[in-house]
Transfer RNA from a Candidatus Heimdallarchaeota archaeon, 73 nucleotides, folded computationally. The sequence is in RNAcentral, with records from ENA and MGnify.
């Protein structure tokens, strides 16, 4: 330099192909329970790497960029 893959909550991960309210687990907060804590149960907060484009509508499609991984040279 070229090609391919990836980036979603504090952590892990689904959803992307086939555009339409972003799911789950752990963590955290509150409550119930308990003499207290833990466990268990119920509820709650919190996320689409970045800049553009297409579209009524973009995490999803298209182009550029950044970062990471793999391969080739």
């Nucleotide at each position: 330099g070229c090609g391919c893959c990836g980036a979603u909550a504090g952590u892990c991960c689904a959803g992307c192909c086939u555009g339409g309210u972003a799911a789950g687990a752990c963590u955290c907060c509150u409550g119930u329970c308990u003499g207290c804590c833990a466990c268990a149960c119920a509820g709650g907060u919190g996320a689409c790497c970045u800049g553009g484009g297409u579209u009524c509508a973009a995490a999803u499609c298209c182009c550029g960029g950044u970062c990471g991984g793999c391969g080739c040279a």
Description
The coordinates come from a structure-prediction model, not an experiment, and the mean pLDDT is 84. The organism belongs to Candidatus Heimdallarchaeota, within Archaea. Rfam family: tRNA. It is annotated as a transfer RNA.